[in-house]
RNA sequence: GUAUCCGUCGUCCAGCGGCCCAGGACGUCCGGUUCUCUCCCGGGAAACGUGGGUUCGAUUCCCACCGGAUACG
Repeated sequence: GUAUCCGUCGUCCAGCGGCCCAGGACGUCCGGUUCUCUCCCGGGAAACGUGGGUUCGAUUCCCACCGGAUACG
């Protein structure tokens, strides 16, 4: 450089164009429980890489860029 795949809460993963105020696990915070800690129970906060395009409507489709992985050269 070319091709393919990927980029979503702190981490790891889900998520057919509208049903979604983006869901789960772990973590984190608050409360309960306990003599204390752990465990357990209830609750909360926390994310769609950037810019355009298509569309009535985009996390989802298209393009470019940025970043990562693999293969080839």

A computed fold for a 73-nucleotide RNA from a Sandaracinaceae bacterium, annotated as transfer RNA. RNAcentral holds the sequence, with entries from ENA. Rfam family: tRNA. Gene Ontology term of the family: triplet codon-amino acid adaptor activity. The family's RNA type in Rfam is transfer RNA. Taxonomically the source falls in Sandaracinaceae (Bacteria, Pseudomonadati, Myxococcota, Polyangia).